[in-house]
RNA sequence: GGAGGUAUGGCUCAGUGGUAGAGCUAGUGCUUGGCAUGCAUGAGGUCCUGGGUUCAAUCCCCAGUGCCUUCU
Numbered sequence: 001g002g003a004g005g006u007a008u009g010g011c012u013c014a015g016u017g018g019u020a021g022a023g024c025u026a027g028u029g030c031u032u033g034g035c036a037u038g039c040a041u042g043a044g045g046u047c048c049u050g051g052g053u054u055c056a057a058u059c060c061c062c063a064g065u066g067c068c069u070u071c072u
């Protein structure tokens, strides 16, 4: 330098055009003499950035940035 992949709660990941979910972690409550386990409950996201297409974009297109893989 070329090619490909990837970016979504604190972490690991779903989500193939109609205003985003799960598990874990953490918080609160119950349970216990206390801890652990268990149960219940609520919160936490400018979906990497900018632009385009569209009535409508996490999703499609372009560019940029970070990371990973690969070729030279």
Stems, first nucleotide, its partner, number of pairs: 001071007010024004018055001027041004048064005

A computed fold for a 72-nucleotide RNA from Camelus ferus, annotated as transfer RNA. Its mean pLDDT, the model's own confidence on a scale to 100, is 82. RNAcentral records the identical sequence in 3 taxa.